[in-house]
RNA sequence: ACCUUAUCCAGAGUGGUGGAGGGACAGGCCCGUUGAAGCCACAGCAACCGUGUUCCCAUGGGGAAUGCUGGUGCUAAUUCCGGCCCGCAAGGGACAGAUAAGGU
Numbered sequence: 001a002c003c004u005u006a007u008c009c010a011g012a013g014u015g016g017u018g019g020a021g022g023g024a025c026a027g028g029c030c031c032g033u034u035g036a037a038g039c040c041a042c043a044g045c046a047a048c049c050g051u052g053u054u055c056c057c058a059u060g061g062g063g064a065a066u067g068c069u070g071g072u073g074c075u076a077a078u079u080c081c082g083g084c085c086c087g088c089a090a091g092g093g094a095c096a097g098a099u100a101a102g103g104u
Stems, first nucleotide, its partner, number of pairs: 001104008013042005021031003025083001027081002043075003047069001048071002050068008079096001084093003
């Protein structure tokens, strides 16, 4: 980098530094000098992987509950809305993207 599978209406931020951008991508709509991105520190959320305990089943295996915080991830707005298809609409489905695990 590409492929496969799963998830994406929940949850969680302060300080320092920095100094004008940011929210992936048209467009929209937002956030930002009452301080954006990036970087650092500490804190937190979550439960994909890892792992402890208890319980269940059809027990070489699988499942449920709960804890840890080791590997990642995340901490404005539904993945902010949105594009393509169906639908009067509400809404649904796809695409794209993000993250994880596995593979080439």